[in-house]
Context: one part of a larger RNA
RNA sequence: CUGGGCGUAAAGCGCGCGUAGGCGGAUUGGAAAGUUAGAGGUGAAAUCCCGGGGCUCAACCCCGGAGCGGCCUUUAAAACUCCCAGUCUAGAGUUCGAGAGAGGUGAGUGGAAUUCCAAGUGUAGAGGUGAAAUUCGUAGAUAUUUGGAGGAACACCAGUGGCGAAGGCGGCUCACUGGCUCGAUACUGACGCUGAGGUGCGAAAGUGUGGGGAGCAAACAGGAUUAGAUACCCUGGUAGUCCACACCGUAAACGAUGAAUGCCAGUCGUCGGAUAGUAUACUAUUCGGUGACACACCUAACGGAUUAAGCAUUCCGCCUGGGGAGUACGGUCGCAAGAUUAAAACUC
Numbered sequence: 001c002u003g004g005g006c007g008u009a010a011a012g013c014g015c016g017c018g019u020a021g022g023c024g025g026a027u028u029g030g031a032a033a034g035u036u037a038g039a040g041g042u043g044a045a046a047u048c049c050c051g052g053g054g055c056u057c058a059a060c061c062c063c064g065g066a067g068c069g070g071c072c073u074u075u076a077a078a079a080c081u082c083c084c085a086g087u088c089u090a091g092a093g094u095u096c097g098a099g100a101g102a103g104g105u106g107a108g109u110g111g112a113a114u115u116c117c118a119a120g121u122g123u124a125g126a127g128g129u130g131a132a133a134u135u136c137g138u139a140g141a142u143a144u145u146u147g148g149a150g151g152a153a154c155a156c157c158a159g160u161g162g163c164g165a166a167g168g169c170g171g172c173u174c175a176c177u178g179g180c181u182c183g184a185u186a187c188u189g190a191c192g193c194u195g196a197g198g199u200g201c202g203a204a205a206g207u208g209u210g211g212g213g214a215g216c217a218a219a220c221a222g223g224a225u226u227a228g229a230u231a232c233c234c235u236g237g238u239a240g241u242c243c244a245c246a247c248c249g250u251a252a253a254c255g256a257u258g259a260a261u262g263c264c265a266g267u268c269g270u271c272g273g274a275u276a277g278u279a280u281a282c283u284a285u286u287c288g289g290u291g292a293c294a295c296a297c298c299u300a301a302c303g304g305a306u307u308a309a310g311c312a313u314u315c316c317g318c319c320u321g322g323g324g325a326g327u328a329c330g331g332u333c334g335c336a337a338g339a340u341u342a343a344a345a346c347u348c
Stems, first nucleotide, its partner, number of pairs: 004319003007302002012316001014201004021194003025088006033081002035077008049065006091191001092188003095184005103177007110154001115149007125136002162169002206247006215241002220236004258315006266293012297304002321348003330341004
């Protein structure tokens, strides 16, 4: 390479958009590049293979046949693929009418709680633990009442509920804005799918500059525990957590399951619509999500099972014994931390 694979054994890029490329609905006509059939030419000889023969055999040599991956010319066919010219509406999109939603960005605003400050009441403890101590407190703490400041997060509702491509998104209001679903059929007429490179987004931590800083809290300090205790427990506490702008580009970025399309028994929930019966409600049908169980089928088993890991097709990514190693070197990117691409010796 071929073959075989990628939920858990090695293996799906974290997720979009999209270039080249690959693949692509129905139907009519044309053309004949691929394709198929016939004919002709060529494919030197030797070699290879088969059948004979000659050297005593063999190697070797001679004769005949087949073959020579093919290439070229020509005649014809037109099913399939490609190409050209039309047509169509089942894919895709537009329009109109409704609908649901923590989708995004910005601005404003609300209450509970913690902390701090001021004042009142009040007196000896409070706090913390397995038990203690460090700590706070007669300079009046803890508790309680009133007022104020400031930052961060939004109890209940809340739900295998919703939205988003993923990361993710939850008090309330407003402005701007993306996507989705259903119904109607009016329009366009294959405009589609995937996507190497590329480009954008991308939790937390971390970085730069400037703000902010209530609570929590790496580092650090102290008290305990212990043989020790650079920990677990306790008292404090700085970066950070928050905001703006810029970087980083990684996660068990998980459904450990790439995207798209078609087909293949059901039952029961739930969310958003529509239609009918019938009208607080319920029932039936249907479309789109999200779950549980389960048949065929699949699987090494576990399990999956119309949201497939079933049956098929298209395109991309990835795997090839363990360690060395996601490391070294080199390249690219980054302020740095580092990220990405990615071996070998050696060893079992």